[in-house]
RNA sequence: CGGGCUAUGGCUCAGCUUGGUAGAGCGCCGCACUGGGGGUGCGGAGGUCGUAGGUUCAAAUCCUGCUAGCCCGACCA
Numbered sequence: 001c002g003g004g005c006u007a008u009g010g011c012u013c014a015g016c017u018u019g020g021u022a023g024a025g026c027g028c029c030g031c032a033c034u035g036g037g038g039g040u041g042c043g044g045a046g047g048u049c050g051u052a053g054g055u056u057c058a059a060a061u062c063c064u065g066c067u068a069g070c071c072c073g074a075c076c077a
Base pairs, nucleotide, nucleotide: 001073002072003071004070005069006068007067010026011025012024013023020057028044029043030042031041032040033039050066051065052064053063054062
């Protein structure tokens, strides 16, 4: 320098192909059961989807630039 993949609650990840109310598990908080812990059940908080634009009535999803990480190749030594 070229190509590819990834970026979504605290963590690990779905959802993207085919645009239409942002989700799951674990974790966290409260309550109940228990003498307590653990466990189970019920309820709840928590993310403007890496970033800046574009298209659209409507974008996590489509298009473009950029950033970060990873992989492959080239180049230099």
Predicted 3D model of a 77-nucleotide RNA (transfer RNA) from an uncultured Acidimicrobiales bacterium.
Model confidence (mean pLDDT): 82 of 100.
It was read from a public genome assembly.